[in-house]
RNA sequence: GCCGGAAUAGCUCAGUUGGUAGAGCAACCGCCUUGUAAGCGGUAGGUCGUCAGUUCGAAUCUGACUUCCGGCU
Numbered sequence: 001g002c003c004g005g006a007a008u009a010g011c012u013c014a015g016u017u018g019g020u021a022g023a024g025c026a027a028c029c030g031c032c033u034u035g036u037a038a039g040c041g042g043u044a045g046g047u048c049g050u051c052a053g054u055u056c057g058a059a060u061c062u063g064a065c066u067u068c069c070g071g072c073u
Stems, first nucleotide, its partner, number of pairs: 001072007010025004019056001027043005049065005
């Protein structure tokens, strides 16, 4: 230099052919217990890497850029 993949909650990840952003763990509150842990219920937490484009509507499609991983030379 060229090619491919990844970037979504604090962490690990889903989200399917464009139509309200979700799960588990962690955090917080409550229930349970003599108490703690475990268990159960609930709450909060997100500009979906950045900037543009297409569209009535974009995490999703298109382009550029950034970071990481792999391959080729």

A computed fold for a 73-nucleotide RNA from a Candidatus Nomurabacteria bacterium, annotated as transfer RNA. Its Rfam family is "tRNA". Gene Ontology term of the family: triplet codon-amino acid adaptor activity. Rfam classes the family as a transfer RNA. It was read from a public genome assembly.